[in-house]
RNA sequence: GACAAGGGCAAACCCGGCGAAAGCCGGUGACGCAAAGCUACGAGGCUAACGCUCCCUGAGGGUCAGGGUGCCAUGCUCGUCGGGCCGCCGAA
Numbered sequence: 001g002a003c004a005a006g007g008g009c010a011a012a013c014c015c016g017g018c019g020a021a022a023g024c025c026g027g028u029g030a031c032g033c034a035a036a037g038c039u040a041c042g043a044g045g046c047u048a049a050c051g052c053u054c055c056c057u058g059a060g061g062g063u064c065a066g067g068g069u070g071c072c073a074u075g076c077u078c079g080u081c082g083g084g085c086c087g088c089c090g091a092a
């Protein structure tokens, strides 16, 4: 792949949990999905704890603590796209 059949997954919202956050897990629920199955390998996107930078404040005497700005993935996303792996049904 067909307006087939049998089945599958489950966005947002809400509830509970984890996490600094992004987000993830479970429940509920269906916006959608023919790989919305698996894999962060490439590109993109999200977050910025740690670290670095600068500023402010306070201790205080070579640094420390608190708050804030900017940078940073080692965090996340396969329901952003590509690649890789595997797979159900199936007429004309």
Base pairs, nucleotide, nucleotide: 008033009032014027015026016025017024018023031079037085038084039083041082042081043080044077045076046075051071052070054068055067056066057065058064059063
The RNA shown here (c-di-GMP-I riboswitch aptamer) has 92 nucleotides and comes from a soil metagenome. The RNAcentral record of the sequence draws on MGnify. The coordinates come from a structure-prediction model, not an experiment, and the mean pLDDT is 85.